[in-house]
RNA sequence: GCGUCCGUAGCUCAGCCUGGAUAGAGCAAUGGGGUCCUAACCCGGAGGUCGAAGGUUCAAAUCCUUCCGGGCGCG
Numbered sequence: 001g002c003g004u005c006c007g008u009a010g011c012u013c014a015g016c017c018u019g020g021a022u023a024g025a026g027c028a029a030u031g032g033g034g035u036c037c038u039a040a041c042c043c044g045g046a047g048g049u050c051g052a053a054g055g056u057u058c059a060a061a062u063c064c065u066u067c068c069g070g071g072c073g074c075g
Stems, first nucleotide, its partner, number of pairs: 001074007010027004020058001030044004051067005
């Protein structure tokens, strides 16, 4: 350099192909309960401008383009 896959919450991921109404799960952390204390266990609320910038559209995590970062293969 070429091909291909990935990037969404602190972490691991789903959702993308087939655009739609407030963007989700588990774990972690956190508040409360629990306990003499700690933990297990139970309850609660919070946390993300979906890697970046443009474009298409009434509407974009999702489609298109370019770029950035990472994995694999080829040269």
Molecule: transfer RNA
Organism: Candidatus Pacearchaeota archaeon